Annotation:
Predicted 3D model of a 265-nucleotide part of an RNA (large-subunit ribosomal RNA, domain VI) from a Planctomycetota bacterium. Its Rfam family is "Bacterial large subunit ribosomal RNA". The coordinates come from a structure-prediction model, not an experiment, and the mean pLDDT is 85.
Context: one part of a larger RNA
RNA sequence: CGUACGAGACUUGAAGAGAUUUCUCCCUAGUACGAGAGGACUCGGAGGAACGUACCUCUGGUGUUCCUGUUGUCACGCUAGUGGCACUGCAGGGUAGCUAUGUACGGCAAGGAUAAGCGCUGAAAGCAUCUAAGCGCGAAGCCCUCUUUAAGAUGAGGUCUCGAUUUCUUUUUAAGAUUGAAGACCCCUGGAAGACUACCAGGUUGAUAGGCCGGAGGUGUAAGGCAAGUAAUUGUCUCAGCUGACCGGUACUAAUGGUCGAAUG
Numbered sequence: 001c002g003u004a005c006g007a008g009a010c011u012u013g014a015a016g017a018g019a020u021u022u023c024u025c026c027c028u029a030g031u032a033c034g035a036g037a038g039g040a041c042u043c044g045g046a047g048g049a050a051c052g053u054a055c056c057u058c059u060g061g062u063g064u065u066c067c068u069g070u071u072g073u074c075a076c077g078c079u080a081g082u083g084g085c086a087c088u089g090c091a092g093g094g095u096a097g098c099u100a101u102g103u104a105c106g107g108c109a110a111g112g113a114u115a116a117g118c119g120c121u122g123a124a125a126g127c128a129u130c131u132a133a134g135c136g137c138g139a140a141g142c143c144c145u146c147u148u149u150a151a152g153a154u155g156a157g158g159u160c161u162c163g164a165u166u167u168c169u170u171u172u173u174a175a176g177a178u179u180g181a182a183g184a185c186c187c188c189u190g191g192a193a194g195a196c197u198a199c200c201a202g203g204u205u206g207a208u209a210g211g212c213c214g215g216a217g218g219u220g221u222a223a224g225g226c227a228a229g230u231a232a233u234u235g236u237c238u239c240a241g242c243u244g245a246c247c248g249g250u251a252c253u254a255a256u257g258g259u260c261g262a263a264u265g
Stems, first nucleotide, its partner, number of pairs: 001152001005163007015149004021049006033038001051106005059100004066093005071086006111143002117137004167177004183260004187203005208254003211250005217243003224237005
């Protein structure tokens, strides 16, 4: 820009893409077959491998924004308590998120037309013949079925819902202005969305983010006081103190403000 008013939702599916893998064991059955050795077709059942998709409840990993211990040195006048630097100084754990080696699920089944092949009827050719006319069966393969993109499918589809009012002027079957609908955008607060864009949640009629409050989870019993001990240290107040991303609440802070969009086509 188009899709012959403007918008918001929900859809149909032309066409495209992906997946559609395979093994072992049990039963049938030590049966059919075979002198024996050996050893099935087939129906059904179970368990795997690799691959794929999704996810983080579990098992783990990471987790330089969380907690703790600790070495050297420097600083805060000193003690105590903290902080800086040393690969995050080193070490032990670890929330969210992201993850696999973890968890869940998938390939099925059914249908259609067929290949090789197997047939029915049947002449040419009084017989015979699956083929010449005609009619069947038949594969991990083909088309569907399953997942997914999809109306720029210009052949531009379908359904539902929402909106089209007032006023003024003039040269008055008309024209010009005014108003600015439904809705959308810029901008802003953000996000389990993201390269940018887009998408999604919100913008005071508000829980969108931060802060604060409570909780979960993590770490592991803070500082200080008291007591014991010559002291190092230990005990107690204390399952304490601290706490990023998680859950819930709460307008304290920040979401100010502005534009487009119709009179037809």